A computed fold for a 345-nucleotide part of an RNA from an uncultured bacterium, annotated as small-subunit ribosomal RNA, central domain. It matches the Rfam family "Bacterial small subunit ribosomal RNA". The prediction has a mean pLDDT of 89.

Context: one part of a larger RNA
RNA sequence: CUGGGCGUAAAGGGUGCGUAGGCUGUUUUGAAAGUCAGGUGUGAAAUUUCUCGGCUCAACCGAGGCACUGCAUUUGAAACUUCAGAACUGGAAUUCGGGAGAGGGUAGCGGAAUUCCUGGAGUAGGGGUGAAAUCCGUAGAUAUCAGGAGGAACACCGGUGGCGAAGGCGGCUACCUGGCCCGAUAUUGACGCUGAGGCACGAAAGCGUGGGUAGCAAACAGGAUUAGAUACCCUGGUAGUCCACGCUGUAAACGAUGGAUGCUAGAUGUCGGGAAUUAUUUUCGGCGUCACAGUUAACGCGUUAAGCAUCCCGCCUGGGGAGUACGGUCGCAAGGCUGAAACUC
Numbered sequence: 001c002u003g004g005g006c007g008u009a010a011a012g013g014g015u016g017c018g019u020a021g022g023c024u025g026u027u028u029u030g031a032a033a034g035u036c037a038g039g040u041g042u043g044a045a046a047u048u049u050c051u052c053g054g055c056u057c058a059a060c061c062g063a064g065g066c067a068c069u070g071c072a073u074u075u076g077a078a079a080c081u082u083c084a085g086a087a088c089u090g091g092a093a094u095u096c097g098g099g100a101g102a103g104g105g106u107a108g109c110g111g112a113a114u115u116c117c118u119g120g121a122g123u124a125g126g127g128g129u130g131a132a133a134u135c136c137g138u139a140g141a142u143a144u145c146a147g148g149a150g151g152a153a154c155a156c157c158g159g160u161g162g163c164g165a166a167g168g169c170g171g172c173u174a175c176c177u178g179g180c181c182c183g184a185u186a187u188u189g190a191c192g193c194u195g196a197g198g199c200a201c202g203a204a205a206g207c208g209u210g211g212g213u214a215g216c217a218a219a220c221a222g223g224a225u226u227a228g229a230u231a232c233c234c235u236g237g238u239a240g241u242c243c244a245c246g247c248u249g250u251a252a253a254c255g256a257u258g259g260a261u262g263c264u265a266g267a268u269g270u271c272g273g274g275a276a277u278u279a280u281u282u283u284c285g286g287c288g289u290c291a292c293a294g295u296u297a298a299c300g301c302g303u304u305a306a307g308c309a310u311c312c313c314g315c316c317u318g319g320g321g322a323g324u325a326c327g328g329u330c331g332c333a334a335g336g337c338u339g340a341a342a343c344u345c
Stems, first nucleotide, its partner, number of pairs: 003317004007299002012313001014201004021194003025088007033081002035077008049065006091191001092188003095184005103177007110154001115149006125136002162169002206247006215241002220236004258312006266290011294301002318345003327338004
């Protein structure tokens, strides 16, 4: 390489949109590029191989045949692929009527709690821990009542509930806005699937500029613990956490499971629709738990497949060296992406 694989052994791209490309439903007509069959030409000789022969045999040599799986040309075939024409409705999309939802964005509003400030009332403690101490408090703390300020997050509802492509999304209201599901008739007529590059989105931390800062809290300081304690515990506390705009582009970005389509027993729970009967049954779409066939090295998976198949993309090929070096490229930087070898077992 041919292959064999990718839940946990190496291996699914973090996610989507989509260019090229690859693949592509049913019927029919034609063409004949692929495909298949026949003919012709060519496919040098030597070599190889078969038969026969010459050196006493063999090696070696000679003669004849096959072969040379190829190419060109020509005559046909038309199932499949392709191309062109015509048609269809099952895939896809549109229309109409309903429906659920923490889907996204902007603005406004609300209550509880923490902290701080002011005032009342009140007195010696409070806080913290395994125990303490640092710390706060007679300049009146803690506990308590009233008022005020400000920031951040939204208890209960809340749920192996819901929504979203993923990241993710949770107080209430309004506006703007994306997707999804069900039912119905009609319309278009394969308009589809995947998707190298590309583009967009992408938790937390981090970066730039400007704001904001209640609580929490890397760093840092102090108190303890300890043989030591650059920790775990305690008292403080700055970046940060929040907002706007811009950058970064990574995660155990996980279901460690790419997307699409079809097929293959069921049982049970739940969410959103529909139909009948409304005790319930049934149907469509999601989210779960078991389980047959099957599958798997096993664990397990099992109509939400890791089963049986097809199409397209990504990726793997012993461990370490190493996601390192070098080069390229992106980034303000941190660093990201791409990504070896020597050597060694």